[in-house]
Context: one part of a larger RNA
């Protein structure tokens, strides 16, 4: 290579839009490039195959046929794939009504908690802990009362709720913005599906550069603990955590499950719509989500089971013993941190 794989065994890219590519609804009509059919040439020899033949067999020699799956031209089909041209409305899409959201991205605004400051009451303690001790505190604390200052995070609502592609996203408001669900008309006619490489996005945490700085706490320092404790416990704590702009490109970026698209029993929540009956409470179908069970099938089991890991196409990633290794050397990218790509000796 040809194969068989990718929930957990190795292995779905962290996720999107998308150029080339590969695929590609339906109906006539033509072509006739792919196919398929038949003819003719060609496709030495020797090899291999099959009928004989020579050497005492046989290896070996050697006559004959077959074969050479190819290539060329040509006739000739017109189902199937291409190309053309002309439709179709069923996949995509657009407008019209409606609908629900922590989707995004900028601004204003709130109350509650913590901590500081200033006054005020008022006096010995407060604070931690298994116990305590650093530690605060008579220069007057903790505790209470007013006033104020600043930063972050938004309890109740709140829910195997809801929106995003994913990573994520949650106090009111308001201002810009993007996707998605339904329902019925009307309209474009295939516009589609998938994507290497490229592009843009992408939690924590970490960098640059100005800010910011309650609360929390890497490192740090101090008290315990232990034999010992560079820990877990206790008291401070400074990076950072927030804002702005640029980087970084990574995670058990998990459903550890790649997108589409068809098909194939069923119960039972709940979330957004839409249609009947009845209208008080409800109940019937339906279409999109999200869950619990659970047939048929599958699965090594565990499980999954219409939201599929059933049965099928498309395409694109990825796997091929276990260590050494996501190392080593080279590109490439980054201020650096390091990402990426990505072996080999030796070993078992």
């Nucleotide at each position: 290579c040809u194969g068989g794989g990718c929930g957990u065994a190795a292995a779905g890219c962290g996720a999107g839009a998308g150029c080339a590519g590969g695929c590609g609804g339906u109906u006539a009509u033509g072509u006739a490039a792919g196919a398929c059919a038949g003819a003719u040439g060609u496709g030495a020899a020797a090899u291999c195959c099959c009928c004989g033949g020579g050497c005492u067999u046989a290896a070996c020699c050697u006559g004959g046929g077959a074969a050479c799956u190819g290539c060329a031209u040509u006739u000739g089909u017109g189902a199937c794939u291409g190309c053309a041209u002309a439709g179709c409305u069923u996949g995509a899409g657009u407008g019209c009504g409606g609908c629900a959201g922590a989707g995004g991205g900028g601004g204003a605004u709130g109350g509650a908690a913590u901590u500081c400051c200033g006054c005020g009451u008022g006096u010995a303690g407060c604070a931690g802990u298994g116990a305590a001790a650093u530690g605060c505190g008579u220069a007057g604390a903790u505790a209470u009362g007013c006033g104020g200052a600043g930063g972050a995070a938004c309890a109740c609502c709140g829910a195997u709720g809801g929106c995003g592609a994913a990573g994520g996203c949650a106090a009111u408001c308001c201002c810009c913005u993007g996707g998605g669900c339904c329902u019925g008309c009307a309209c474009u006619g295939a516009c589609g599906c998938u994507c290497a490489u490229g592009c843009a996005c992408g939690a924590a945490a970490g960098c640059g550069u100005g800010g910011g700085g309650a609360g929390c706490a890497a490192a740090c320092a101090g008290g315990a603990u232990u034999a010992g404790a560079u820990a877990c416990c206790c008291u401070g704590g400074u990076a950072g955590u927030c804002c702005a702009c640029g980087c970084c490109c990574u995670a058990a970026a998990c459903g550890a499950u790649g997108u589409c698209a068809a098909c194939u029993g069923g119960u039972u929540g709940u979330u957004g719509g839409g249609a009947g009956g009845g209208u008080u409470u409800c109940u019937u179908c339906u279409c999109a989500g999200u869950a619990a069970c659970g047939u048929a099938g599958c699965u090594a089991a565990c499980g999954c089971g219409u939201g599929a890991a059933g049965u099928u196409g498309a395409c694109c990633g990825c796997c091929u013993g276990g260590g050494g290794a996501g190392u080593a050397c080279g590109g490439c990218c980054g201020c650096a941190a390091g990402g990426u790509u990505g072996a080999a000796a030796c070993u078992c």
The prediction has a mean pLDDT of 90.
Small-subunit ribosomal RNA, central domain from Rubrivivax gelatinosus, 348 nucleotides, folded computationally.
The source organism's lineage runs through Bacteria, Betaproteobacteria, Burkholderiales, Sphaerotilaceae and Rubrivivax.